[in-house]
RNA sequence: ACUCGAUAAUAGCAAACCUGCUGAAAAGCAGAGACGCAAAGCCAUGGGUCUAAGGCUGAUGAGAAUCAGCUAUGAUCGCCAAGCCGCCGAA
Numbered sequence: 001a002c003u004c005g006a007u008a009a010u011a012g013c014a015a016a017c018c019u020g021c022u023g024a025a026a027a028g029c030a031g032a033g034a035c036g037c038a039a040a041g042c043c044a045u046g047g048g049u050c051u052a053a054g055g056c057u058g059a060u061g062a063g064a065a066u067c068a069g070c071u072a073u074g075a076u077c078g079c080c081a082a083g084c085c086g087c088c089g090a091a
Stems, first nucleotide, its partner, number of pairs: 004089002012037002018031005035078001041084002045081003048076003054071007
């Protein structure tokens, strides 16, 4: 130094639930709270998953509209992989 990761040390993050705000929703942010995390640091590039406002198609309807299906340009890195960067050092 690389791989690796401990019943070590130091620091860190914070699931669910609840409250408030934003959003069509998924979800995000803040507070509170700890299930967990050695990258649970960063990054939506590939796959996966979630959502469907808008759009397209169809059905019904006189119409307004309603319903159904598809769709990411939305979301998720605490689903997996790629990329970037980083603390400690037992075996």
This is a predicted structure of a 91-nucleotide RNA (c-di-GMP-I riboswitch aptamer) from Anaerolineaceae bacterium UBA5211. Lineage of the source: Bacteria > Bacillati > Anaerolineae > Anaerolineales > Anaerolineaceae. Its Rfam family is "c-di-GMP-I riboswitch aptamer". Its family is annotated with cyclic-di-GMP binding in the Gene Ontology. The prediction has a mean pLDDT of 89.